[in-house]
RNA sequence: UCCCCGAUAGCUCAGCGGUAGAGCACUCGGCUGUUAACCGAUAGGUCGCUGGUUCAAAUCCAGCUCGGGGAG
Numbered sequence: 001u002c003c004c005c006g007a008u009a010g011c012u013c014a015g016c017g018g019u020a021g022a023g024c025a026c027u028c029g030g031c032u033g034u035u036a037a038c039c040g041a042u043a044g045g046u047c048g049c050u051g052g053u054u055c056a057a058a059u060c061c062a063g064c065u066c067g068g069g070g071a072g
Base pairs, nucleotide, nucleotide: 001071002070003069004068005067006066007065010024011023012022013021018055027041028040029039030038048064049063050062051061052060
């Protein structure tokens, strides 16, 4: 310098054009003599950044940043 993959909730990840989800964790409640386990519920995200395309973008395109891998 070039090529490929990734960046979404506190953590691990899903979502591949039409209102952003799951598991775990947190909080509250139930159960139990208490804790753990188990059950139920609530809350939590400018979708890495800046532009572009589109009626509509986490999703498509371009550039950049960061992380991982590869070529020279």